[in-house]
RNA sequence: GGGGGUGUAGCUCAACUGGGAGAGCGCCGGCUUUGCAAGCCGGAGGUUACGGGUUCGAGCCCCGUCACCUCCA
Repeated sequence: GGGGGUGUAGCUCAACUGGGAGAGCGCCGGCUUUGCAAGCCGGAGGUUACGGGUUCGAGCCCCGUCACCUCCA
């Protein structure tokens, strides 16, 4: 330098063929306990890497950039 892949909550990952952004763990609060843990209930937390484009509508499609993984040179 060229090909392929990945980028979504603090972490690990979903989101089917373009139509409501979610789960588990973690965090906060409550219940329970003499207290802690466990358990149960509730809550907060997101520029879907970044910048454009297409579309009534984009995490998803198209273009560019960046980071990481991998293959080739």